Bacterial large signal recognition particle RNA from Conexibacter sp., 267 nucleotides, folded computationally. It matches the Rfam family "Bacterial large signal recognition particle RNA". Rfam's curators write: The signal recognition particle (SRP) is a universally conserved ribonucleoprotein involved in the co-translational targeting of proteins to membranes. The family's RNA type in Rfam is non-coding RNA gene. Of the family's consensus pairs, 90% are formed in the model.
């Protein structure tokens, strides 16, 4: 140097969980990388890899080392979203209240907003009228005797003439009762599209008349002050994110450079 048969080695790495550590099963990531059996309530090891078979490759396209670059995962920080707790200094939205008159909306030349005058709204008398009630007049009833007239029979008095007293009965009537459309009188009052007269006359509210353009504050928006904690805010937790990439770290693939490449035979 060739050629053959072996060796070492390869025949995937890697995060996170997990663990006293590590390896394996599941998840993810890289990207293509033999086969069978076991195994998360778990196998297995105590050092370079699961444990047991079985297979290919095989000394170079194979290994280790360093460097850059970086999938992704892990933390740290902020953003943002959920949710819980506190705060009232902040005072944005959201309540209340004040103004304001920019815009809408109402009123208004069928006359605005001032102004004059009336008359109403309030108070006081007083009168009418209606309502209650209570006396009275009218009206009915209404005394076995102790009311009144007449007083049948009867009784008494007288010698008669005549006289008395008086029962029932019939008129009446007193007290009392009842009734009441009406009339009067008195009293009451939460009556009244009544009326006189007086006081007050700011305000409102009506109607007339004058003059001739504004009134108004409902909404919005603008502005002040105000409590207060629903939201917002500010503090603290928890959880979420295919949100940022900051920090810290592990680091697949990939590119770069450097080393290691062994036995045995035969030519």
């Nucleotide at each position: 140097c060739c050629g053959u048969g072996c060796u070492g080695a390869g025949c995937g790495g890697g995060g996170a969980c997990g663990u006293a550590g590590c390896g394996g099963a599941g998840c993810c990531c890289u990207g293509u990388a033999c086969c069978c059996g076991c195994a998360a309530u778990c196998c297995g090891c105590u050092c370079c890899a699961g444990c047991g078979g079985g297979g290919c490759u095989g000394a170079a396209c194979g290994c280790c080392c360093g460097c850059c670059c970086g999938a992704g995962g892990a933390u740290c920080c902020g953003g943002c979203c959920u949710u819980c707790g506190g705060g009232g200094c902040c005072a944005g939205u959201a309540c209340g209240u004040c103004g304001c008159g920019g815009g809408c909306a109402g009123c208004g030349u069928u006359g605005a907003a001032g102004g004059u005058c009336a008359g109403g709204u309030c108070c006081c008398g007083c009168g009418c009228g209606a309502u209650g009630u209570g006396a009275g007049c009218c009206c009915g009833c209404g005394a076995a005797c102790c009311a009144g007239g007449u007083c049948a029979g009867g009784u008494c008095c007288g010698g008669a003439a005549g006289g008395a007293a008086g029962c029932a009965g019939c008129c009446u009537u007193a007290a009392g009762c009842g009734u009441c459309a009406g009339c009067c009188c008195g009293c009451a009052a939460g009556c009244g599209c009544c009326g006189c007269g007086g006081a007050a006359c700011a305000g409102c509210c009506u109607g007339a008349c004058c003059c001739g353009a504004g009134c108004c504050a409902g909404c919005c928006a603008c502005g002040g002050c105000g409590g207060g904690c629903a939201c917002g805010c500010c503090c603290g937790g928890a959880g979420g994110u295919c949100c940022g990439c900051c920090u810290u770290u592990c680091a697949a693939a990939g590119g770069c450079g450097g080393g290691c490449c062994g036995c045995a035979c035969g030519g």

The sequence was found by an Rfam model in a public genome assembly.